[in-house]
RNA sequence: UGGCUCAGUAGCUCAGUAGGUUAGAGCGGGGGACUCAUAAGCCCUAGGUCGUGUGUUCGAAUCACACCUGAGCCAU
Repeated sequence: UGGCUCAGUAGCUCAGUAGGUUAGAGCGGGGGACUCAUAAGCCCUAGGUCGUGUGUUCGAAUCACACCUGAGCCAU
């Protein structure tokens, strides 16, 4: 430098891929209640252009193409 494979979804770790209810869980954040107080546990809650763009479709996190980033393998 080139090729191939995999990954990219909330602040973090990830689920969701035979296209269709409204995009979710745990941890973390904020609030409440409880307690003499704190922690744990309990209740409520905020937070997302689903890597970027284009396309296909009535409809895309999910399919296609290009690109970006990271990891692995191969070649030189």

The RNA shown here (transfer RNA) has 76 nucleotides and comes from Fischerella sp. NIES-3754. NCBI's taxonomy places the organism under Bacteria, Bacillati, Nostocales, Hapalosiphonaceae, Fischerella. Rfam family: tRNA. Rfam classes the family as a transfer RNA.